[in-house]
RNA sequence: CGCCGACAAGAGCAAACUUUUCAAAAGAAAAGGACGCAAAGCUGUUGGCCUAAAUCCCAGGAGAAGUGGGACAUGGUUGCAAAGCUGCCGAG
Numbered sequence: 001c002g003c004c005g006a007c008a009a010g011a012g013c014a015a016a017c018u019u020u021u022c023a024a025a026a027g028a029a030a031a032g033g034a035c036g037c038a039a040a041g042c043u044g045u046u047g048g049c050c051u052a053a054a055u056c057c058c059a060g061g062a063g064a065a066g067u068g069g070g071a072c073a074u075g076g077u078u079g080c081a082a083a084g085c086u087g088c089c090g091a092g
Base pairs, nucleotide, nucleotide: 003092004090005089012037013036017032018031019030020029021028022027035079041085042084043083045082046081047080048077049076050075055071056070057069058068059067
């Protein structure tokens, strides 16, 4: 230095849930809280998955509004997988 990941050492992060705020929603942020995580550090780059405001189509309606259904990310998820970048320690 590289691979690797120890019933090692010193650290780190923080699921669900609760409260408040933002958002149409998915979800996000802050505080509390720990299910877990060897990258659960960073990047939405690829795929997957989630949502569907706006838009389009359909239904019903005299028509409009409102309602219901369908399609669709430009929204989201890095704790879904991969990829890229960076990093603590040193059993082996």
The prediction has a mean pLDDT of 87. This is a predicted structure of a 92-nucleotide RNA (c-di-GMP-I riboswitch aptamer) from a Spirochaetales bacterium. Taxonomically the source falls in Spirochaetales (Bacteria, Pseudomonadati, Spirochaetota, Spirochaetia). It matches the Rfam family "c-di-GMP-I riboswitch aptamer". Rfam links the family to the GO term cyclic-di-GMP binding. The sequence was found by an Rfam model in a public genome assembly. The model forms 95% of the base pairs in the Rfam consensus.